The prediction has a mean pLDDT of 83.
Predicted 3D model of a 109-nucleotide RNA (SAM riboswitch aptamer (S box leader)) from Planococcus lenghuensis.
Its Rfam family is "SAM riboswitch aptamer (S box leader)". From the family's description: The SAM riboswitch is found upstream of a number of genes which code for proteins involved in methionine or cysteine biosynthesis in Gram-positive bacteria.
RNA sequence: CUCUUAUUGAGAGCGGUGGAGGGACUGGCCCUGUGAAACCCGGCAACCAUACAGCAAUAGCUGAAAAGGUGCUAAAUCCUGCAAAGCGACCGGCUUUGGAAAAUAAGGG
Numbered sequence: 001c002u003c004u005u006a007u008u009g010a011g012a013g014c015g016g017u018g019g020a021g022g023g024a025c026u027g028g029c030c031c032u033g034u035g036a037a038a039c040c041c042g043g044c045a046a047c048c049a050u051a052c053a054g055c056a057a058u059a060g061c062u063g064a065a066a067a068g069g070u071g072c073u074a075a076a077u078c079c080u081g082c083a084a085a086g087c088g089a090c091c092g093g094c095u096u097u098g099g100a101a102a103a104u105a106a107g108g109g
Stems, first nucleotide, its partner, number of pairs: 001109008013041001015040003021031003025081001027079002042073003047069002050065001052063004077101001082098006
């Protein structure tokens, strides 16, 4: 870099360093010197691994734990981009579903 599978409306600081940017991209709309990114500490969660309990013939499923590997810690993945259906009626709008894209984990190339 790419492929497969799963998940993405829950959760998480009024801390320190730092100094201007950030929310992937498009169009929006936001956050930010009442301090952005980044780093540290804290925290959340439970994907992998781990040990425990229950169920099961096995594969495995469920629950509770959180010392390890990741991850996450404004807003639904902030909304949206393509397609369909429904509503609405000329405003080019609303709702739902699916897809695309993205992120993360685990496995493969």